About this RNA:
Predicted 3D model of a 350-nucleotide part of an RNA (small-subunit ribosomal RNA, central domain) from an uncultured bacterium. RNAcentral holds the full RNA, with entries from ENA.
[in-house]
Context: one part of a larger RNA
RNA sequence: CUGGGUGUAAAGGGAGCGCAGACUGUACGACAAGUCCGGAGUGAAAACCAUCGGCUUAACCGAUGGCCUGCUUUGGAAACUAUUGUACUGGAGUGCGGGAGAGGUAAGCGGAAUUCCUAGUGUAGCGGUGAAAUGCGUAGAUAUUAGGAGGAACACCGGCGGCGAAGGCGGCUUACUGGACCGUAACUGACGUUGAGGCUCGAAAGCGUGGGGAGCAAACAGGAUUAGAUACCCUGGUAGUCCACGCCGUAAACGAUGAUUACUAGGUGUCCGGGAUUAUUAAAUCCCGGGUGCCGCAGCAAACGCAUUAAGUAAUCCACCUGGGGAGUACGUUCGCAAGAAUGAAACUC
Numbered sequence: 001c002u003g004g005g006u007g008u009a010a011a012g013g014g015a016g017c018g019c020a021g022a023c024u025g026u027a028c029g030a031c032a033a034g035u036c037c038g039g040a041g042u043g044a045a046a047a048c049c050a051u052c053g054g055c056u057u058a059a060c061c062g063a064u065g066g067c068c069u070g071c072u073u074u075g076g077a078a079a080c081u082a083u084u085g086u087a088c089u090g091g092a093g094u095g096c097g098g099g100a101g102a103g104g105u106a107a108g109c110g111g112a113a114u115u116c117c118u119a120g121u122g123u124a125g126c127g128g129u130g131a132a133a134u135g136c137g138u139a140g141a142u143a144u145u146a147g148g149a150g151g152a153a154c155a156c157c158g159g160c161g162g163c164g165a166a167g168g169c170g171g172c173u174u175a176c177u178g179g180a181c182c183g184u185a186a187c188u189g190a191c192g193u194u195g196a197g198g199c200u201c202g203a204a205a206g207c208g209u210g211g212g213g214a215g216c217a218a219a220c221a222g223g224a225u226u227a228g229a230u231a232c233c234c235u236g237g238u239a240g241u242c243c244a245c246g247c248c249g250u251a252a253a254c255g256a257u258g259a260u261u262a263c264u265a266g267g268u269g270u271c272c273g274g275g276a277u278u279a280u281u282a283a284a285u286c287c288c289g290g291g292u293g294c295c296g297c298a299g300c301a302a303a304c305g306c307a308u309u310a311a312g313u314a315a316u317c318c319a320c321c322u323g324g325g326g327a328g329u330a331c332g333u334u335c336g337c338a339a340g341a342a343u344g345a346a347a348c349u350c
Base pairs, nucleotide, nucleotide: 003322004321005320006319007304008303012318014201015200016199017198021194022193023192025088026087027086028085029084030083033081034080035077036076037075038074039073040072041071042070048066049065050064051063052062053061054060091191092188093187094186095184096183097182098181103177104176105175106174107173108172109171110154115149116148117147118146119145120144121143125136126135162169163168206247207246208245209244210243211242215241216240220236221235222234223233258317259316260315261314262313263312266295267294268293269292270291271290272289273288274287275286276285277284278283299306300305323350324349325348332343333342334341335340
């Protein structure tokens, strides 16, 4: 390289959009670039292969044929691919009618709780633990009542419930706004799939500037524990956690399972929408479409298991793997304020 693979053995890019590229529905034409058939020219000789011959044989040498898989040219074929024309509607999209949703952004509002402040009542403890101590408290704590301040998070509902491409999203209201789904079948007429580069989004932590700071809490301090205890436990406590703007670009970013399409027994929950029938105001039964769970046949699988939400059967495109360590390191390059990220070896060794 080929091949074989990528849930867990090495291996699916964190996710989307999308240029190039690759692949691409149905019918009837045109063309003849690819493709196929025939002719001609050329494809030096040697070499190679087959047969025959010459040295006693072989090596070696000679003859004939083949080969030279190619290129050029010419005459045809028209199924497929390409190109092109006309048409179609099962793919895709638009319109119209609906209901569902923690989808996003911004603004406003609310109650419970913690903490703090002020005032009242009240008196000696509170707190904490396995047990304690540090700590707080007669300068009046804890407890309790009233008032106030401020920040953060939204109990119950809440659900293997919902929405989102992923990250993720949960009090209420309003404004703006994205997507999916069902029904209808009016419109467009292949407008599709994937997607190297590229662009955008991307938890937490971290960084910059300016705010904010209740609770929690890396670092840090103290008290315990212990042989020690740079920990686990306790009392405190700063960054941070929150907001705005900008960066970072990584995670067990997981379903450890790329995207799209078609096909292949069923059973049972649940969410959203629709239809029919029976019925009555409470619904029931059957069916259709879309999501999300569980069980299970064929098949697959090393097994575990997967099983119409495939890890089954096929197709298209992308990404990735090729023994362990060295190493996601070094060097170089790109990006970043930095932290670092991305790309990514070799020697050596088993």